[in-house]
Context: one part of a larger RNA
RNA sequence: GCCAGGGAGUUGAUUUCUGUGGCGAGGAUAAUCCUGGAAGAGGAGAAUCCAUAGCGAAAGCGAUUUCCCGCAAGCUCUCUGAGCUGAGGGGGAUGGUUUUAAAAUGCCAUUAGUCACAGGAAUCAGACCUGAAGCGGGUCGAACUAACCCUGGGUAAGGUGAAGCGGAGUCAAUGCUUCGUGGAGGCCUGCAGAGGUGCUACGGACAAGUGCUCUUCUAACCUGGGGUUAGGGGUGAAAAGCCAAUCGAGACCCGUGAUAGCUGGUUCCUGCCGAAAUUGGUCAUAGCCAAGUCUCAGGCGAGGUAGCCGGUUCGGUAGAGCUACGGAUUGGGUGUUUUGGGGGAGAAAUCCCUCGGCAUCUUGUCCAACUCCGAAUGUUCCGGUACUGUAGACCCUGGGAAUAAGCGGCACGUCGUAAGGGUGUGUCGCGAGAGGGGAACAACCCAGACCACAGUUAAGGCCCCAAAAAGUAGCUUAAGUGUUAAAGGGUGAAGAGUGUUUAUACACGAAGACAGCGAGGAGGUUGGCUUAGAAGCAGCCAUCCUUUAAAAAGUGCGUAACAGCUUACUCGUCUAGUGUAUGAGCCUCGAAGAUGGACGGGGCUAAAGCUACUGCCGAUACUGUGGAACUCCUAAAAGGAGUAUGGUAGGCAGGCGUCCUAGUUGGGUAGAAGCACUUCCAAGAGGGAGUGUGGACCGGCUUGGAAUGAAAAUCCUGGU
Numbered sequence: 001g002c003c004a005g006g007g008a009g010u011u012g013a014u015u016u017c018u019g020u021g022g023c024g025a026g027g028a029u030a031a032u033c034c035u036g037g038a039a040g041a042g043g044a045g046a047a048u049c050c051a052u053a054g055c056g057a058a059a060g061c062g063a064u065u066u067c068c069c070g071c072a073a074g075c076u077c078u079c080u081g082a083g084c085u086g087a088g089g090g091g092g093a094u095g096g097u098u099u100u101a102a103a104a105u106g107c108c109a110u111u112a113g114u115c116a117c118a119g120g121a122a123u124c125a126g127a128c129c130u131g132a133a134g135c136g137g138g139u140c141g142a143a144c145u146a147a148c149c150c151u152g153g154g155u156a157a158g159g160u161g162a163a164g165c166g167g168a169g170u171c172a173a174u175g176c177u178u179c180g181u182g183g184a185g186g187c188c189u190g191c192a193g194a195g196g197u198g199c200u201a202c203g204g205a206c207a208a209g210u211g212c213u214c215u216u217c218u219a220a221c222c223u224g225g226g227g228u229u230a231g232g233g234g235u236g237a238a239a240a241g242c243c244a245a246u247c248g249a250g251a252c253c254c255g256u257g258a259u260a261g262c263u264g265g266u267u268c269c270u271g272c273c274g275a276a277a278u279u280g281g282u283c284a285u286a287g288c289c290a291a292g293u294c295u296c297a298g299g300c301g302a303g304g305u306a307g308c309c310g311g312u313u314c315g316g317u318a319g320a321g322c323u324a325c326g327g328a329u330u331g332g333g334u335g336u337u338u339u340g341g342g343g344g345a346g347a348a349a350u351c352c353c354u355c356g357g358c359a360u361c362u363u364g365u366c367c368a369a370c371u372c373c374g375a376a377u378g379u380u381c382c383g384g385u386a387c388u389g390u391a392g393a394c395c396c397u398g399g400g401a402a403u404a405a406g407c408g409g410c411a412c413g414u415c416g417u418a419a420g421g422g423u424g425u426g427u428c429g430c431g432a433g434a435g436g437g438g439a440a441c442a443a444c445c446c447a448g449a450c451c452a453c454a455g456u457u458a459a460g461g462c463c464c465c466a467a468a469a470a471g472u473a474g475c476u477u478a479a480g481u482g483u484u485a486a487a488g489g490g491u492g493a494a495g496a497g498u499g500u501u502u503a504u505a506c507a508c509g510a511a512g513a514c515a516g517c518g519a520g521g522a523g524g525u526u527g528g529c530u531u532a533g534a535a536g537c538a539g540c541c542a543u544c545c546u547u548u549a550a551a552a553a554g555u556g557c558g559u560a561a562c563a564g565c566u567u568a569c570u571c572g573u574c575u576a577g578u579g580u581a582u583g584a585g586c587c588u589c590g591a592a593g594a595u596g597g598a599c600g601g602g603g604c605u606a607a608a609g610c611u612a613c614u615g616c617c618g619a620u621a622c623u624g625u626g627g628a629a630c631u632c633c634u635a636a637a638a639g640g641a642g643u644a645u646g647g648u649a650g651g652c653a654g655g656c657g658u659c660c661u662a663g664u665u666g667g668g669u670a671g672a673a674g675c676a677c678u679u680c681c682a683a684g685a686g687g688g689a690g691u692g693u694g695g696a697c698c699g700g701c702u703u704g705g706a707a708u709g710a711a712a713a714u715c716c717u718g719g720u
Stems, first nucleotide, its partner, number of pairs: 001720006011125013026050003032044004054061002064093001066092004073085005094109004128265002131262001135255006146229009157189003160185001164181007193216003198212002201210002231247001233243003268655006278291005292403002294400006303388003307385005314378001319373001320371002326367003331362006340355006406430010435446003450627007460617003463602003469614001471613006482604002495589003499586010516573005522546003527541003552567001556565002628645001629643005656709001658706003662702006674693008
């Protein structure tokens, strides 16, 4: 891991609600006692409990045969309707009481309870099951290990050579020097022993090994045996180390099913409805309480409402505008001199110019906290329409929940450089939603799945993979651009292009343009100045005249300066368009990322892009036929009307199966249960039949009762 078996909402008390039943202004007994055929069966037993009156802190006081509306039902009539009575129901009036001088307000009053059983829920209990780390108590441990005590044992060999002692030398002497002797030391090397530094080779079997290397080895050394210290205690050359593979408080047993707002698990079927991840509070944010949202039941009795149309109310957003205000802001003109700064003239008065201010005209812009304006959407009310409702809506009351971590798209606000970012509002989705498309892809597009069969479409597609046109007409692209629906991101940006298509305007052109080629391109003059020089061509000034078909006081090279080449300009040749500017479409450059690489792929020059058109494919959508289920008429069947028959948490309803009990009715050695295979029925849990095996018990129906259903819990036990 697999298989088999086991494995989780139970029981009691109290409270509350619902259902069924008994009795009913009452209902019920408990303990206990008696009888007894021993079955908790019959009888006795109001102590007591609930109800029958409330209000008030208390003293205390102490309640409606009332009126109106009106559902159901009944009755009547001139019967798709109207009227009368009208239980229950609703409203008013009245009454009790509190407070009080009196009242208002509050609570209560026109009568239903109680007991049993069953079920939903709450509380207390282990309370659906499993799971802590922990806390307390009592015991057992020093056979490991720590320290100490008692009593024993052990430490090859070698090196070094302290004190002391002796001899010799020397000295007046203490002394000093030297040679021996000697054998000290938490001294050295190193075996046994003790330890366990590095390596990580081998081993790793059920828990610290082997090997090499290393430390220590007369000592605060190693070691046998015996003994002492015990759990908030010991012992500790101190590491919170060690106290039996257990230590920041040992182990075992008990309290104990500790507690766990946390994790995991929680067992058959079908039908109906179907959420929330929000608001307030909380030592609270992993929880809980109240509200909101879901569900079920009851009550009432006539309207209700998401859509659409018309009218109407509200408003200051988007946009826009600003000599309409507040504020910001570009250039120009004019006026005013009002004050001020600067400059100038004048002896001064004063005047002129300029900057600035103010006013005005014109021009160009901007605003969440500006508005002369001002939508769409939205919103209020009314009417209509539509849908829905007496088959009971809306509303009210009560039982049961779950939720309270949300997330995404779009339109917006705000924070952030940004983010698959944070935080808000609205709406639609996912959550809890399948199907088709998007290559794949919770929330993007289409579309809300009861079942079967058939047809038609949506989004999206129609060369092959792969269903459907290598469709039709016109144009564009040569870059494999592209072949990627849209939104967002990305894109391929600013910018550039004599790539190409197209539009508009202007100019030149058969009186010959544009480009090329042939020829000319002169004279005054080397213009004047400057300069060493300046001659068209360093620089400054001026830029005329003449001859001409045309030719600059010179466009660019060039020279020291000239020279030289060239251009403007003119003629010839040639022959038909050329040039300039501003746009637009497609395309190109701009263009850099890490494994090899992506239009989904193949591939495509259309099978790419733009415009227009036709057909087809394509879903659980829509339509048709048949069927099922559910709701209602209606208690069931038949028939009919209708459906909003996706669904997590969750509410409600009806069933299947297992074991036992009572009653009843059956089967079985001519073969029960069980097991295996085959087959039929049912929407399903499941049920029936046949065959084989097996060899003795087992069903149906009605009723009651449960230790009642397994795939999961690192579940438990066993097997393998």